The prediction has a mean pLDDT of 76. Predicted 3D model of a 95-nucleotide RNA (Glycine riboswitch aptamer) from Gulosibacter massiliensis.
Order: sequence, then C1' cells, then structure tokens
RNA sequence: UCAGGUCACUCUGGAAAGCGAAGCCCAGGCUUCCGCCGUAGGGGAAAGUGUGCAACUCGCGCGAAACUCUCAGGCACAGAAACAGAGGGGGAGUC
Repeated sequence: UCAGGUCACUCUGGAAAGCGAAGCCCAGGCUUCCGCCGUAGGGGAAAGUGUGCAACUCGCGCGAAACUCUCAGGCACAGAAACAGAGGGGGAGUC
C1' cells in the first nucleotide's frame, strides 16, 4: 500500500400472537387476571468426543440450530425484531 475476515455504525427489507377483562391514575400509562406468539436477550442438549471404571447398556464433562422451553420480551397502528442486502464519513494515536 492492497485484499480478505470479524465487530460496531448508517440506510433498506423484515414474521408471529387478544385494538381482551377489571381496577387505579385520569391526554398517556401502571397493576392484576385469563388466553396466546417466537425472529431482542436467555435456558436445554443429538451425533461425535474426552475422562473415570477390569469393563459396560454406567457416571462426569465438552458439544449446534431457524429444534425446543417461554425466564425475559412481545400480542391494532407505530416502535422493536433474528436474519438478509447495500455503504464507508469523521476523530484520535503511532510510524
């Protein structure tokens, strides 16, 4: 100097599920109850593998997801949103 990867940021796209009931406060929210959703975050662990044991169909560990659980979050619009596409401005330091 160039290129690639990762993370963050900006823009764009982006699903699901009650505009539930009651009470309080009264612009909007909060609490409780019932019923639901999975794509913030989080939990679980298969094949395989390590180890203990003379050995094992046993014990302990490592081990993934869009699977699963719904703690959390959410259930008109809006916002958020896993994931995907596009993008490269400014500042600081060092040489």
It was read from a public genome assembly, where an Rfam model found it.